[in-house]
């Protein structure tokens, strides 16, 4: 210094043909079950969708530039 890909809940992802309240699974808190744990059941909270800008009536999803992480090239 050039290309590619990623970044979403505490962890691991999913969604990415722009719209319904942004989902799963493990963890997490309540309960219920038991003499108590563990298992198992029920219900729960938990997210500036990386940042910052743009278009659009509407952005996690398009375009821009930037960070950080992984790869490949010279």
């Nucleotide at each position: 210094g050039c290309c590619c890909c990623g970044a979403u809940a505490g962890c691991u992802c999913a969604g990415c043909u722009g719209g319904c309240c942004a989902g799963a699974g493990c963890g997490c808190u309540u309960c219920c079950u038991u003499g108590g744990u563990a298992a198992g059941g029920a219900a729960g909270a938990a997210g500036u969708c990386c940042c910052g800008g743009a278009u659009u009536c509407g952005a996690a999803u398009u375009c821009c530039g930037g960070u950080c992480g992984g790869g490949g090239c010279u």